Predicted 3D model of a 171-nucleotide RNA (Lysine riboswitch aptamer) from uncultured Hydrogeniiclostridium sp.

RNA sequence: UAACGAUAGAGGCGCGGGUUUGAUCAGUAUCUCAUUCUAGCCCUGCCACGGGCGCCACAGAAUGGAGGGAAAGGCAAAACCGCCGAAGGGAGCUUCUGGCAAGAGAUCCCUGGGGGUCGCUGUUAAUAGCGUGGCAACUGUCAUCAUUCAAUAUGAUGGAGUGCUAUCGGU
Numbered sequence: 001u002a003a004c005g006a007u008a009g010a011g012g013c014g015c016g017g018g019u020u021u022g023a024u025c026a027g028u029a030u031c032u033c034a035u036u037c038u039a040g041c042c043c044u045g046c047c048a049c050g051g052g053c054g055c056c057a058c059a060g061a062a063u064g065g066a067g068g069g070a071a072a073g074g075c076a077a078a079a080c081c082g083c084c085g086a087a088g089g090g091a092g093c094u095u096c097u098g099g100c101a102a103g104a105g106a107u108c109c110c111u112g113g114g115g116g117u118c119g120c121u122g123u124u125a126a127u128a129g130c131g132u133g134g135c136a137a138c139u140g141u142c143a144u145c146a147u148u149c150a151a152u153a154u155g156a157u158g159g160a161g162u163g164c165u166a167u168c169g170g171u
Stems, first nucleotide, its partner, number of pairs: 004169006012084001014083004019078004030068004034063004040053004045100003087111005093105003112139002116135005122130002141159007
């Protein structure tokens, strides 16, 4: 002292989680009444199987005519918790199911980070937010080069988190 291993850290509008409050969702869904229509309707997000209800109106549908009237998801703020591949996205596989979707798990691939802006026949109630593609910057880190006696600092170029820094171990 390499490779390697362990531990601890840094980036900053940093990442994620649930809780509370608030606005939005929305005068929407939906309930009752009224009117009209009708043989189908429900168990179920879709289809199949099976079952239940109904068939001249006590199912159901429409009208918004009248009177009541939410919630979830998403968003913002606060404090708390877990953290720095934090986390997010894509693919197929496994689990679950009669099958698909949704959820969960591990594997592989991409993304250092947060904003801005322009798009998307994406998602959503939404022009918010999220996802995704492009563009030009910012920021952290390392490498190389130049300036600087040197350190440092400044500038330029480039790479990626399986990275970087510190400590310990280490043939």
The organism belongs to Hydrogeniiclostridium, within Bacteria. Model confidence (mean pLDDT): 76 of 100. Its Rfam family is "Lysine riboswitch aptamer". From the family's description: Riboswitches are metabolite binding domains within certain messenger RNAs that serve as precision sensors for their corresponding targets. Rfam links the family to the GO term lysine biosynthetic process. RNAcentral holds the sequence, with entries from MGnify.